Small-subunit ribosomal RNA, 5' domain from an uncultured organism, 532 nucleotides, folded computationally.
Model confidence (mean pLDDT): 86 of 100.
It matches the Rfam family "Bacterial small subunit ribosomal RNA".
The RNAcentral record of the full RNA draws on ENA and SILVA.

[in-house]
Context: one part of a larger RNA
């Protein structure tokens, strides 16, 4: 000198854009943060509509506009948070997978036949303070289970081709193994459309695993290792492998730093520097790990699963003392901690996500608003004229000098400000209404393309624009001995004090305190901390 997620002191007008618990991965009141589908199913708790009865309080029935609870499907493994652990194939980079999986999506091929038994909801009887739970009876499905069929595929045996190898390709035989319907249209025992369902191939996306190289400090850590290193066989896995197990062998690592200890999430990048380098890993993006602490599996395409389950523990809460409940490192917010870090806000209008045929619903992701000079950038606090150089302050050699064109005063302007009026872009999809064209089909619904109209804004009556008014609403902070830009007076008298270093102060202190003046920066200026 530059920089900062800063803090502290003094001061403080506005706007845009960004940032905002760096400390205890401390504990958490309250609300919200993951649902959705009635075009899968039985149905009807609530509301609507219709009918009946009524003592006018209400009661009963129907419908399915709608839909609580339930069965079922998809999602909940994404999105969001944090950095504890981890010195590791964790990350970066380049490869391998002839050792693998991949829901939804796209393309293609082939199918969807015929049956069965249950179970929640519901009814009813209990137990319990509650959380909850047991028995009996009834019922449905795209829930569950057999049977039939098998273009592919799988497994086994065999043959051929190819390859660096059990991979891959082709063929023969044998065995086992699938499925589900919903809605709409129609010339209705049929056919068509659409959303689904099953088997298979390819793609895309995502993921798993393996390898080369790189990845902090300590040798005042020098030896470490028994599933340890390798083999054979068996098992587990989507998959290779001591991953696990039995047996066999005695190996494996290490001064090119093993082992141990300390510290730490890694990177793209940020800061600094002429560069080399040093340093950092906040915000944003990629990867990893974690979710009260420790352990475990279940479901599933995917988890060993933040707002799932089970066990143990600590803590907290409820209790009828028998027993239960909970997990903010989601968004706000609270308490303690700390030098220190925000609102218990608005909206799904946009972007994105989940579900749904769609309308739509959900979304503290997100988009906005609020607070804070925390930072960067921009604007303003007026402009021009104005000397006998007013008054006043300060200094003085008492002549004067200086603050100083500064003020007053005159003319002007209105960025800002106040008031009034107008007023956005962000919106195009989807949907719906109307039209045109196309493929297919017997036709119609539907499908594809395209044109026009209607509808949808949290921010927000905001940005912006216009008009009116009036210099009106707006300047401080630090320094002035040298380094270092800027000097005098008074007070004090090695006192009080200053100080980054050198050093000032003991009676004329440009170094302490005040004043005038000056210098620097300016809505900031200084100090402290940290990095280069």
């Nucleotide at each position: 000198g530059a920089a900062c997620g800063a803090a502290c002191g003094c001061u403080g007008g506005c706007g845009g854009c960004a940032g905002g618990c760096u400390u205890g991965a401390c504990a958490c009141a309250u609300g919200c943060a993951a649902g959705u589908c009635g075009u899968g199913c039985g149905g009807a708790a609530a509301g609507g509509c219709c009918c009946c009865c009524u003592u006018c309080g209400g009661g009963g029935g129907g419908u399915a506009c709608u839909c609580g609870a339930g069965c079922g499907g998809c999602g909940a493994a994404c999105g969001g948070g944090u950095g504890a652990g981890u010195a590791a194939c964790g990350g970066g980079u380049g490869g391998a997978u002839g050792a693998u999986c991949u829901g939804c999506c796209c393309u293609u091929c082939g199918g969807c036949g015929g049956g069965g038994g249950a179970u929640a909801a519901c009814u009813u009887c209990g137990c319990g303070a509650a959380a909850g739970u047991g028995g009996a009876g009834c019922u449905a499905a795209u829930a569950c289970c057999g049977c039939g069929u098998a273009c592919g595929g799988u497994u086994g045996u065999c043959c051929g081709g190819u390859u660096g190898g059990a991979a891959c390709c082709g063929g023969a035989c044998a065995a086992a193994g699938a499925a589900a319907g919903g809605c709409g249209c129609u010339u209705c025992u049929g056919g068509c459309g659409u959303c689904g369902c099953c088997g298979a191939a390819g793609g895309a996306u995502g993921a798993g695993u393996c390898c080369g190289c790189c990845u902090c400090c300590c040798a005042u850590u020098a030896g470490c290792u028994a599933g340890u290193u390798g083999g054979u066989g068996a098992g587990a896995u989507a998959a290779c492998a001591g991953c696990c197990c039995a047996c066999c062998a005695a190996g494996g690592c290490g001064a090119c730093g093993a082992u141990g200890g300390g510290u730490a999430g890694c990177c793209g990048a940020g800061c600094u520097g002429a560069g080399a380098g040093g340093u950092u890993g906040a915000u944003c993006g990629g990867c990893c790990a974690c979710a009260c602490u420790g352990g475990a599996a279940c479901u599933g395409a995917g988890a060993c699963a933040c707002g799932g389950u089970c066990c143990a523990g600590a803590c907290a809460c409820c209790u009828a003392c028998g027993g239960g409940u909970g997990g903010c490192a989601g968004c706000a917010g609270u308490g303690c901690g700390g030098a220190a870090u925000c609102u218990u806000g608005g909206g799904c209008a946009a972007u994105g996500g989940g579900c749904g045929a769609a309308a739509g619903c959900c979304u503290g992701a997100c988009c906005c608003a609020g607070c804070c000079a925390u930072g960067c950038c921009g604007c303003g606090u007026g402009g021009a004229g104005g000397a006998u150089g007013a008054a006043g302050g300060c200094c003085c050699u008492c002549g004067g000098g200086u603050c100083g064109u500064a003020a007053a005063c005159u003319c002007c302007u209105u960025u800002u400000c106040u008031g009034a009026g107008g007023g956005a872009a962000g919106a195009a999809c989807a949907g719906u209404c109307g039209g045109u064209g196309g493929a297919g089909g017997a036709a119609a619904u539907g499908c594809c393309a395209u044109c026009g109209g209607c509808c949808u804004g949290a921010c927000g009556g905001u940005a912006c624009c216009u008009c009116a008014g009036g210099a009106a609403u707006a300047a401080g902070c630090a320094a002035c001995g040298g380094c270092c830009a800027a000097c005098u007076c008074c007070g004090u008298g090695c006192c009080a004090g200053c100080a980054g270093c050198c050093g000032c102060g003991g009676u004329a202190a440009u170094a302490c305190g005040g004043a005038g003046g000056u210098u620097g920066c300016g809505a900031g200026c200084g100090u402290u901390g940290u990095u280069c």